The RNA shown here (small-subunit ribosomal RNA) has 1395 nucleotides and comes from an uncultured bacterium. The sequence is in RNAcentral, with records from ENA and Greengenes. The coordinates come from a structure-prediction model, not an experiment, and the mean pLDDT is 83.
């Protein structure tokens, strides 16, 4: 950075698609390790369970507990005393009570915190967010600083106790009590409020400071004695609140909205401004600079992409906002209208004793559900941070960690070196090989990860470690435990085999698959990426395909039908101001993270940390003044006005004229008129048409008339008048930028149509009109004919309303032309010059995809408006607006396609044009089509009737020969390495020939004869026989659409191309077109072409004339012989044969033509303009024909689709077609007699003569391998005779009988002969074929094939015409040109209806 896809090809326009990057992803296949991050995008769905906000006993009362001391009660042993009954003292221990103390506990009062942290994105289009300002209109607990104070009282309420109610939640009553709880009082200069004054300041309302007076206003204590608190005031810090200019999605098929709504005053309310709220008053406010409404959406730092501009997104991290089941409200508080507060309502769920009551995972886990889809009911407060506390400490699903998942990113590994017999296997193969592939094996090594073992952290400053025996280090030892996925037709890197056979399937686009698929499936191989790889979804890119950067609108999509004009946008010259835009300096801000650059830390990287710069912006401020803007003063070149002119189908209204059509009246006149391709309907003897005169009525204005004129467009045409618009020329008096464009808006706007009322001659939609044509004809043509066309008024508002080209302005070669004006000259016709305006054409530059445009641009530069963004659906639906309606304006989507389209090129085609040719037509001659037969084909039949050929260009074709064979078909029998080739083994034997048996025949069986070499064992070659082979043979089995070769056809038509040049962006063109000419792209001339090739022609063969040479078998002039036959001798002179030459070239003459090519005429000549005929067939077309001539690839069969044999079939027969033969007769038939060819063939042959036979033919076998002999008689013809127009003396089919020949064999199924029989047929409908001269026609002859078997085929000669004016028409072809939506090319393409 581009690529594929519209076409036969090209250029362009234009859409679709791909290659790149990305993701909170999902799905398929696969899966080794670690680090780091991410992980409900859906149901803001409903939630079981546990936890997520508490803390303070140093605020306070009470309860219970422990301890200590003191006191009280109880009180044993003991001491003292004793009368032994006791008394007294003492107090241990235990118990109880009171006080005190200690640390802890749950509930209550009280304080602080539950407004943070955490979640979610429903709502919100908004001052919600963002960036920037403002508050002189505000608040701020805890924290910091400063100053001052902390005095003295009072009364309650919980807890608690008792009672009561209730299922419960929980409530009520009575009584007791504490406080840093609550309430007064005192004090307070600074605080608040009110009034007044002074002073300073300011951006309006105002703010700061000071003073006087009046009024109001505080506090709480606890203590471990260190402190911790409390109150007032001021300041700070932090956090918030409010306001403002700007920005922030789509829709106008949402254009008007709003009722506290805009403003004012009074009251209320707030921390504070405010209709924030109430009442009253005024009549506003907002809106195309997009109000209102609807849909969608949290916003942003950023993330992805992109060269940028931009586009898309708004997960995770960070900021703001909003929300906490839904909706509403509120208390407390510094802050809430509060996620784990309260109240109310509704819905769901739970409990219930039916009276009531409880709850809110969008906190962390988790479960259900939804979904393509998203994790553990984990550990710890060790760290960081938060709440409470003086602290210890408590709480903390914030957080730190761990678990799950390849979800993303990053790193690493799955081994390394060596190793050629290039192993085996596999795949393929042209069988040689090639590939996998140094790959493996083997050998030698190494140990990153994992696994095993030892040690063992940082994070923690004194203590404290969830993570964790983790990271990391070390050791031992083994290549062991660790590779898949996608793709391989082009785009796009990578190819083969098999299978399949438009099936199965693939596919992002183009498109693959119908028997040889690099596109399906599998395999081998290859390519790519890699613990991933693909697919799907989405976004950006490519896409300059919404174009600001950076597009267009004549024909591809796209200029409004035209004008006037509002808003808006843009705007001439000069001067000096201002400074909004603009430029420049400075300042503030632009959070952090992210991105970029540099550096550092984890072994690297991802990741993390530090620094720098950037964040292109906004705001404030100093300056500059060229440009834009703004205001001022002027100017005249833009624009307008005045004055003077000429031109015009410009408009409106009124009047008027003649021609013509039709109708009416009258006359003349008679049978038609009219109409068409031809007719008919129609009109006409009741008098038409025609013609004459008069009249009526409506509409339109011939000639002039033009490439002309006018108008904004639509449009405007007899003449006159009135009114009226615009343009133009001249002049330069006036105004002084007054201009241009123009969304909406308004006006005009052909034809048709609509409404009301007139009018109506002609014309003329409609008409189940009529006629015609036609398959039909609701059409085209004809005869009629109503709306309408005309007028007035009012609607409609569209057209290919077109120059398919918006308006205005600037600049940039010309030529010619029309009109006006001015000037020059003048011969008064003109001409020349200048200028203005109009209108066509040509053309330079330039532009353009091309075609083309080109001073009337589609060039160049500028302003404004309108419009376009693939094709179809569709200018159709819904909605709206105007309309009486018709219809118009505005104007989508679903769905379908990969194109649709423009211009140009080359062909083919045209019931387009021009020119030319052809037995193409015409002019002729003879046929076919009728009949019978022959032959081929179709069809039918059949066991089989083998198969091919199919318009011309299949059909007497392959087949130059089907009785068997041929033979491919059917029946039956039979063989299985085979009838044929190669290879191996055993046995036997020459090969081979002959004979016999048996059979339908082959197969089968049997016998006889019959070699070479030898070292005598045997062997070679050959053959027989037996055997082996998933070797092979064999196949007229399939595919002619896999092929070669060959052939047909177009077409013996004159064409088809190349090199170089030139033109074109290109396909292509040029040459090859043009003017002549020719049979011809044959030749000449011209020409941006110059040459060349394949074709044409020539060269070759036959034939026509002559010559030379040669002379047997041909010939015989001359000579001789003769049986009279060129028979013989002889002779090559002639004929002839064979070879080689000559000859014809428009060479000569005349005319035409261009002094050419060439044409016409003539001379000479056997032949004259290619003398006649043949062979020879360009580039290509028809997937033309042939796999059955042959060859060949692939497929198929292998005791058969091969081989052999038998007898059948290809010969069938209701019928249809093609090609022929013979006829239908007198130009003939028959009979007799007689005459003249050419070219061929002949040894398994032709076969003379003679003899037999009516004959086919037989017998005999002369001659001849042929200019010798034979086939061989030529026939038509000529002469004579007969028949006399008949189904015949025409015609010969068919049939009968008897024969001949060939052959192994004539039944199916041969040819011929004789006799007999004697069919159809009397010249052929529509239609159709051949032929232009030795031709057609007619007559016979020969040959190939062949045993036999032509009416076919290939040749040969004999006799021997007619006609061609000509190119209008039919078929075909060639050249040029034109149109084209065709390119499989008109047998094309394509539209509608129906199924």
């Nucleotide at each position: 950075a581009g690529a594929g896809u519209u076409u036969g090809a090209u250029c362009c326009u234009g859409g679709c698609u791909c290659a790149g990057g990305a993701u909170g992803a999902a799905c398929g296949c696969u899966g080794g390790c670690g680090g780091c991050g991410u992980g409900c995008c859906u149901a803001a769905c409903a939630c079981a369970u546990g936890c997520a906000a508490g803390u303070c006993g140093a605020a306070c009362g009470a309860a219970g507990u422990g301890c200590u001391u003191u006191c009280c009660c109880u009180g044993a042993a003991g001491c003292u005393u004793u009368u032994c009954g006791g008394a007294u003292c003492a107090c241990a221990u235990g118990g109880g009570g009171a006080a005190g103390c200690g640390g802890a506990u749950g509930a209550a009062u009280g304080g602080c915190g539950g407004a943070c942290g955490g979640g979610u994105g429903a709502g919100u289009a908004a001052c919600g967010c963002g960036a920037g300002g403002g508050c002189a209109a505000c608040c701020u607990g805890c924290c910091c600083c400063a100053c001052a104070c902390u005095g003295g009282g009072g009364g309650a309420c919980a807890a608690c106790a008792g009672c009561c109610a209730g299922a419960a939640a929980c409530c009520g009553c009575u009584g007791c009590u504490a406080a840093u709880a609550c309430c007064g009082c005192a004090u307070a200069u600074g605080c608040g409020c009110a009034c007044u004054g002074c002073u300073c300041c300011c951006c309006c309302u105002g703010g700061g400071g000071c003073a006087c007076u009046g009024c109001g206003g505080a506090a709480a204590g606890c203590u471990c004695c260190g402190g911790c608190g409390g109150c007032g005031u001021g300041g700070g810090a932090u956090g918030g609140g409010c306001c403002c200019g700007c920005u922030u999605c789509u829709g106008a098929u949402u254009a008007g909205c709003c009722a506290g709504a805009u403003g004012g005053c009074c009251c209320g309310g707030u921390a504070a401004c405010c209709g924030c709220c109430u009442a009253c008053c005024c009549a506003a406010c907002c809106g195309a600079c997009c109000a209102u409404c609807a849909c969608u959406a949290c916003c942003c730092u950023g993330c992805c992409u992109g060269a940028c501009a931009g586009g898309g997104c708004g997960a995770a991290c960070a900021g703001c906002c909003a929300c906490a089941u839904u909706g509403g409200g509120c208390c407390u508080g510094a802050u809430a209208c509060a996620c784990a507060g309260c109240c109310c309502a509704c819905a769901c769920u739970c409990c219930u004793a039916c009276g009531g009551c409880a709850c809110g995972c969008a906190g962390c886990a988790g479960a259900g559900g939804g979904g393509g889809a998203u994790a553990u009911u984990g550990c710890a407060c060790a760290a960081u941070g938060g709440g409470g506390g003086a602290a210890a400490c408590c709480c903390u699903g914030a957080u730190g960690c761990a678990c799950c998942c390849a979800c993303a990113c990053c790193c690493c590994g799955c081994g390394a070196c060596u190793g050629a017999a290039c192993a085996a296997g596999u795949a393929u193969u042209u069988c040689g090989g090639u590939a996998u592939g140094u790959a493996a094996c083997g050998c030698u090594c190494u140990a990153u990860c994992a696994a095993c073992a030892u040690g063992g952290a940082c994070c923690a400053a004194a203590a404290u470690g969830a993570c964790g025996g983790u990271a990391c280090c070390u050791g031992a030892g083994u290549a062991a435990g660790a590779a898949g996925c996608c793709c391989c037709g082009g785009c796009u890197a990578a190819c083969u085999a098999c299978g399949u056979g438009c099936c199965a399937g693939c596919a992002g686009c183009c498109g693959c698959g119908g028997u040889a698929a690099u596109a399906c499936g599998u395999a081998g191989g290859g390519g790519g990426c890699a613990a991933g790889c693909g697919u799907u979804a989405u976004c950006c890119g490519g896409a300059u395909u919404u174009a600001c950067u950076g597009g267009g609108u004549g024909u591809a999509a796209a200029g409004g039908g035209a004008g006037c004009g509002u808003a808006g946008a843009c705007g001439g010259u000069u001067a000096a101001g201002c400074a909004a835009g603009u430029c420049u300096g400075g300042a503030g801000u632009g959070a952090a993270a992210g991105g970029c650059g540099g550096g550092g830390g984890c072994u690297c990287a991802a990741c993390c940390c530090c620094c720098g710069g950037a964040c292109u912006g906004c705001u404030c401020u100093g300056g500059a003044a060229a440009c834009u803007g703004u205001g001022u003063a002027a100017c005249u070149a833009g624009a307008g006005u005045g004055c003077a002119g000429g031109a015009g189908g410009g408009g409106u209204a009124a009047g008027u004229g003649g021609a013509a059509u039709u109708c009416c009246u009258a006359g003349u006149g008679u049978a038609g008129c009219g109409g068409u391709g031809a007719a008919a309907u129609g009109c006409g003897u009741a008098g038409a048409u025609a013609u004459u005169a008069g009249g009526a009525g409506g509409a339109a204005c011939a000639c002039c008339a033009g490439u002309g004129g006018c108008g904004a467009a639509g449009g405007c045409g007899g003449c006159u008048u009135a009114c009226u618009g615009g343009a133009c020329u001249g002049u330069a008096a006036c105004u002084g930028a007054c201009g241009u464009u123009g969304a909406g808006g308004c006006u005009c706007g052909a034809a048709a149509g609509c409404g009301u009322g007139g009018g109506g001659a002609g014309c003329a939609a409609a008409c189940u009109a009529g006629g015609a044509a036609g398959g039909g004809a609701u059409a085209c043509c004809c005869u009629g004919g109503u709306a309408g066309u005309c007028c007035a008024c009012g609607c409609c508002g569209u057209a290919a309303a077109c120059g398919a080209u918006g308006c205005c302005c600037u600049c940039a070669a010309g030529g010619g032309u029309c009109g006006g004006u001015g000037g020059g000259u003048c011969a008064u016709g003109a001409c020349c010059c200048a200028u203005c305006g109009g209108u066509g054409c040509c053309g330079u530059c330039g532009c353009a995809a091309c075609a083309g445009c080109a001073g009337u641009a589609a060039g160049u530069a500028a302003u404004c408006c309108a419009c376009c963004u693939g094709a179809g659906g569709a200018g159709g639906a819904c909605g709206u607006c105007a309309g009486c309606a018709a219809g118009a304006a505005u104007g989508a989507a679903a769905c379908u396609c990969a194109a649709a389209g423009g211009a140009a090129u080359c062909g083919a085609c045209g019931g387009g044009g021009a020119c030319c040719c052809c037995c193409a037509c015409a002019a002729g001659c003879g046929g076919u089509g009728c009949a019978g037969c022959a032959u081929g084909u179709g069809g039918u039949u059949u066991a089989a009737u083998u198969a091919g050929a199919a318009g011309c260009a299949a059909c007497g074709c392959g087949a130059a020969c089907a009785a068997c064979c041929u033979c491919a078909c059917g029946u039956g029998g039979u063989c299985u390495u085979g009838a044929c080739a190669u290879c191996c083994c055993g046995g036997u034997g020459a090969a081979u020939g002959c004979a016999g048996g048996g059979c339908a025949a082959c197969g089968c069986c049997u016998g006889c004869a019959g070699c070479c070499c030898u070292u005598c064992g045997g062997g070679c070659g050959c053959a027989c026989u037996g055997g082996a082979g998933c070797a092979c043979a064999g196949g007229u089995g399939g595919c002619g659409c896999a092929u070669g070769g060959u052939u047909g056809u177009u077409c013996u038509c004159a064409g088809c191309u190349c090199g170089u040049u030139u033109c074109g962006u290109g396909a292509g063109a040029u040459g090859u077109u043009g003017g002549g000419u020719u049979a011809a792209g044959u030749c000449c001339c011209g020409c941006a072409a110059c040459g060349a090739g394949c074709g044409c022609a020539c060269c070759c063969c036959c034939u026509g004339c002559c010559c030379c040479c040669a002379g047997u078998a041909u010939c015989c002039a001359c000579c001789a012989c003769u049986c009279c036959g060129g028979g013989u001798g002889g002779g090559c002179a002639c004929u002839c044969u064979g070879u080689g030459g000559g000859g014809a070239c428009u060479g000569c003459c005349a005319g035409g033509g261009a002094c050419a090519a060439c044409c016409c005429g003539g001379a000479g000549g056997a032949a004259g303009g290619c003398g006649g005929g043949g062979a020879c067939g360009a580039c290509g077309u028809c997937a033309a024909a042939u796999c059955a001539u042959c060859a060949u690839g692939c497929c198929c069969c292998u005791u058969a689709u091969g081989g052999c044999c038998u007898g059948g079939g290809c010969u069938a027969c209701a019928c249809a077609c093609g090609u022929g033969c013979u006829a239908c007769a007198a130009u003939g038939g028959c009979g007799c007699a007689c005459a003249c060819a050419g070219a061929g063939g002949g040894a398994u042959g032709c076969g003379g003569a003679c003899c037999g036979g009516u004959g086919a033919u037989g017998g005999c076998g002369a001659g001849c391998g042929a200019a010798u002999c034979c086939c061989a008689a030529a026939a038509a013809g000529u002469g004579c005779g007969u028949c006399u127009c008949a189904g015949u003396u025409c015609g010969g089919a068919u049939u009968g009988u008897a024969g001949u020949c060939u052959g192994c064999a004539a039944c199916u199924c041969g040819a011929c002969u004789a006799c007999a029989u004697g069919a159809a047929g009397c010249c052929g409908g529509a239609a159709u074929c051949g032929c232009u001269a030795g031709u057609a026609a007619u007559c016979g002859c020969g040959g190939a094939u062949c045993a036999g078997a032509a009416u076919g085929c290939c040749g040969c000669g004999g006799u021997g015409a007619a006609u061609a004016c000509g190119u209008u028409c039919c078929c075909g072809g060639g050249u040029c040109u034109u149109g084209c939506a065709c390119a499989c090319a008109c047998c094309g393409c394509c539209c509608g209806u129906c199924a």

Description:
Rfam family: Bacterial small subunit ribosomal RNA.